Molecule: transfer RNA
Organism: Anaerolineales bacterium
RNA sequence: GCCCCAGUAGCUCAAUAGGAUAGAGCAAGGCUCUCCUAAAGCCUAGGUUGUGGGUUCAAUUCCUACCUGGGGCA
Numbered sequence: 001g002c003c004c005c006a007g008u009a010g011c012u013c014a015a016u017a018g019g020a021u022a023g024a025g026c027a028a029g030g031c032u033c034u035c036c037u038a039a040a041g042c043c044u045a046g047g048u049u050g051u052g053g054g055u056u057c058a059a060u061u062c063c064u065a066c067c068u069g070g071g072g073c074a
Stems, first nucleotide, its partner, number of pairs: 001073007010026004019057001028044005050066005
């Protein structure tokens, strides 16, 4: 230098042949239970879907340029 893959909640990950309010587990906070704690159960909060631009009535999803990480070729 070229090619491929990945980037979504604090962490690990779903979700797309474009369409319902973007979800789960763990972690966090609250409540129930308990003499107290743990466990268990219930609830709550937490997101510019890496960044900018484009296509579209509508983009996490498609196109494009960049950024970060990983891999391959030279």